[in-house]
Context: one part of a larger RNA
């Protein structure tokens, strides 16, 4: 400051954050399927072989190239989880001395208010059933107190 009060909402304008949001961009990370370098193990070894053994121009056991196969690193495909940036549009929230539009609540606040619910409207908000008194005046009954 103390009804010239106080106070609610839509609107408008500026700023923050924030939900959805057609996708898009990176990250992680899971399963599946493709691919299989090196390497080790296995398998094969008809070509190669100094040690070893043998009945030694040889043949054997070892061993090497090669070849196979599984195991597997990179990678590669769709596809799943997430988590972060972006995003047209598009919801409400917040906050802001001096915009707009009414005036809903506070006094019986001007149609008592509030709750719950249904409808309805430019916004508080009406309206319709039900409840509450935390109603305000009168009159009456009870009950305490002086």
């Nucleotide at each position: 400051c103390a009804c010239c009060g106080c106070c609610c909402g839509u609107c408008a304008c500026a700023c923050c954050a924030u939900g959805g949001g057609a996708g898009u961009u990176g990250g992680a990370u899971c399963a599946a399927c493709c691919u299989g370098a090196a390497g080790c193990u296995g398998g094969u070894g008809c070509g190669c072989u100094a040690a070893c053994c043998u009945u030694u121009u040889a043949g054997g056991a070892g061993g090497c190239a090669g070849c196979c196969a599984a195991c597997c690193a990179c990678g590669g495909u769709g596809g799943g989880u997430u988590c972060a940036g972006c995003g047209a549009c598009u919801g409400g929230g917040g906050u802001g001395a001096a915009g707009u539009c009414g005036u809903a609540a506070c006094a019986a606040g001007g149609u008592a208010g509030c709750c719950g619910u249904a409808g309805g409207g430019g916004a508080a908000c009406c309206u319709g059933c039900g409840g509450c008194u935390g109603g305000a005046u009168c009159a009456c009954c009870u009950c305490c107190u002086u």